[in-house]
This is a predicted structure of a 72-nucleotide RNA (transfer RNA) from Lipomyces tetrasporus. The sequence is in RNAcentral, with records from ENA and Rfam. Its mean pLDDT, the model's own confidence on a scale to 100, is 83. RNAcentral records the identical sequence in 10 taxa.
């Protein structure tokens, strides 16, 4: 240079085109004399980035960053 694939809450991963969900962690709260551990609740994602298709897009087009791979 071509191909393939990957990008989503602080981390790890899910998600037939139809209001983005699961652990861990945060943070309050029960429980404890007091942590710890367990129980319960809330936060917390404009889904990499800028168009396009559609009533609707994380899901499908294009373009362009960044990662990893294969290959001359």
């Nucleotide at each position: 240079g071509c191909c393939c694939u990957c990008a989503u809450g602080g981390c790890g991963u899910a998600a037939u085109g139809g209001u983005a969900a699961c652990g861990c962690g945060u943070c309050a709260g029960a429980c404890u004399u007091c942590u710890a551990a367990u129980c319960u609740g809330a936060a917390g994602a404009u889904u990499g980035u800028g168009g396009g298709u559609u009533c609707g897009a994380g899901c499908c087009c294009c373009a362009c960053u960044g990662g990893g791979g294969g290959u001359g």